[in-house]
RNA sequence: UGAAUAGCUCUGGGGAGCCGCCAGGCUGAGAGGGCGCGAGGCAGGAAGCCGAGCGCCGACCCGUUGAACCUGAUCCGGAUAAUGCCGGCGCAGGGAGAUAGCGAAGAUCCGGU
Numbered sequence: 001u002g003a004a005u006a007g008c009u010c011u012g013g014g015g016a017g018c019c020g021c022c023a024g025g026c027u028g029a030g031a032g033g034g035c036g037c038g039a040g041g042c043a044g045g046a047a048g049c050c051g052a053g054c055g056c057c058g059a060c061c062c063g064u065u066g067a068a069c070c071u072g073a074u075c076c077g078g079a080u081a082a083u084g085c086c087g088g089c090g091c092a093g094g095g096a097g098a099u100a101g102c103g104a105a106g107a108u109c110c111g112g113u
Stems, first nucleotide, its partner, number of pairs: 007102003010097001011063004017026003033057005040050003069094003075088004
């Protein structure tokens, strides 16, 4: 020098699909792990069971250098058992960090021995 970096802390944003009776399988960084509430249903003396959805936490990814993610979209083309699985759409429109705090290493270069 690398370095207004990587990384860590604080803080905020986001998604959780398709197939299968189940077990499980596919893609992916991640496909709902834990706790609580719980419409509705089953059973019914009660207890209990299933449970869409919602909230908090965790994991993963992303935070304006923004394709994390959303809209367009019940979109278009191609694949697949099926699916945003791949590509287009996309120098389209939105979208969460302010001078936030701490802060490396290798390679490389120069000097010394």

TPP riboswitch aptamer (THI element) from Rubrobacter radiotolerans, 113 nucleotides, folded computationally. The organism belongs to Rubrobacter, within Bacteria. It matches the Rfam family "TPP riboswitch aptamer (THI element)". Gene Ontology term of the family: thiamine pyrophosphate binding. Rfam describes the family as follows. Vitamin B(1) in its active form thiamin pyrophosphate (TPP) is an essential coenzyme that is synthesised by coupling of pyrimidine and thiazole moieties in bacteria. The coordinates come from a structure-prediction model, not an experiment, and the mean pLDDT is 77.